This is a predicted structure of a 74-nucleotide RNA (transfer RNA) from Desulfonatronospira sp. Rfam family: tRNA. Gene Ontology term of the family: triplet codon-amino acid adaptor activity. About the family: Transfer RNA (tRNA) molecules are approximately 80 nucleotides in length. Lineage of the source: Bacteria > Pseudomonadati > Thermodesulfobacteriota > Desulfovibrionales > Desulfonatronospira.
[in-house]
């Protein structure tokens, strides 16, 4: 140096044919319960959809470039 993949909530992943306010699990707060604690229940908090641009009436999803992380190749 070329070429694939992957980036969504603090972790680990979802998210169809482009369609309206982006989800769950785990954790985190807070309340219930208990002597405490854990468990179980219930409520809550928390996002620039890596980053800039383009297409579209509308983009996490389509096109470009550019980053950082894997794998191949050389």
């Nucleotide at each position: 140096g070329g070429g694939c993949a992957a980036u969504u909530a603090g972790c680990u992943c979802a998210g169809u044919c482009g369609g309206a306010u982006a989800g769950a699990g785990c954790g985190c707060c807070a309340g219930c319960c208990u002597c405490c604690g854990g468990a179980g229940c219930u409520g809550g908090a928390g996002g620039c959809c890596g980053c800039a641009g383009g297409u579209u009436c509308g983009a996490a999803u389509c096109c470009u470039g550019c980053a950082u992380u894997g794998c191949c190749c050389a």